[in-house]
Molecule: Bacterial large signal recognition particle RNA
Organism: Chloroflexota bacterium
RNA sequence: UCGUGCUAGACGGGGAGCUAGCGGUUCCCUGUACCCGAAAUCCGCUACAAGCGGGGUCGAAUUCCCUGGCCGCGGGCCGCUGAUCCAGAGACUGGGCUGACCCAGUGACGUUGAAGAUCGGGUCCUGCGCGGCAAAAGCUUGCGAACCUGGUCAGGUCCGGGAGGAAGCAGCCAUAAGCGAAUCCUUUUGGGUGCCGCAGGGCUACCUGGUCCGAGUAGGCUAGUUGGUCCAAGUUUGGACGCAAGGUUCAAAGCCAGGGUGCACGA
Numbered sequence: 001u002c003g004u005g006c007u008a009g010a011c012g013g014g015g016a017g018c019u020a021g022c023g024g025u026u027c028c029c030u031g032u033a034c035c036c037g038a039a040a041u042c043c044g045c046u047a048c049a050a051g052c053g054g055g056g057u058c059g060a061a062u063u064c065c066c067u068g069g070c071c072g073c074g075g076g077c078c079g080c081u082g083a084u085c086c087a088g089a090g091a092c093u094g095g096g097c098u099g100a101c102c103c104a105g106u107g108a109c110g111u112u113g114a115a116g117a118u119c120g121g122g123u124c125c126u127g128c129g130c131g132g133c134a135a136a137a138g139c140u141u142g143c144g145a146a147c148c149u150g151g152u153c154a155g156g157u158c159c160g161g162g163a164g165g166a167a168g169c170a171g172c173c174a175u176a177a178g179c180g181a182a183u184c185c186u187u188u189u190g191g192g193u194g195c196c197g198c199a200g201g202g203c204u205a206c207c208u209g210g211u212c213c214g215a216g217u218a219g220g221c222u223a224g225u226u227g228g229u230c231c232a233a234g235u236u237u238g239g240a241c242g243c244a245a246g247g248u249u250c251a252a253a254g255c256c257a258g259g260g261u262g263c264a265c266g267a
Base pairs, nucleotide, nucleotide: 001267002266003265004264005263006262009058010057011056012030013029014028015027016026020046021045022044023043024042034055035054036053037052064260065259066258067257068256069255070254074250075249076248077247078246081244082243084240085239086238087237088236089235092234093233094231095230096229097228098227099226100225101224104222105221106220108217109216116212117211118210119209120208121207122206123205124201125200126199127198128197129196130194131193133190134189135188136187137186138185140181141180142179143178149174150173151172152171157166158165159164
């Protein structure tokens, strides 16, 4: 160096989860990696850190082992920053309503006289008068009594010797109570009565007249200042989520470089 037969070893790895911890069953990633059996209130283990039981293939190197680098699937953690959602606050910005102030702008009134001063009047109250309205009574007028009203009383009745006298029904006339008419006049009473008069009071609230004086008055709208209240978009406080960017950690597959690993027999 070659051949034959063996052995170590390999025939996947990683993340999460579970666990005192490790490996596996479970879920996920990678992507091809022998077959069978059991494994979640689970199976096998205890720092060599190995899954267990049975079988099969390859086998000392392209294939096994170790180290370093690059790239990096995927997962875990954080929650500084942003997004979304929930609950609150009302300091600030913003918005709605509203009170006060101011008079810059604008509009209004004002030399056909503002504001102010002064003298009056009215609106208000009381009393009286007058008027009006309403009611009642009176006045005026009509009707109005079988007897119990009046006058006159035919007839008839009564008294009387007679002259004559008495009472008196009907009728006629008049009238009382009462019932009407009229509303001109008189009186009394009343009022949510009055473009009325007189007297007194009241008041500065409003309106108005005269006189003096001579330029402001008032605060409608906008702006400004300030107070109250409401809304919660911005803002802010707390929480949730793990959506985005970010940080950190583990890291499959892939690529590159370097190193390590047998035994027996025969030629």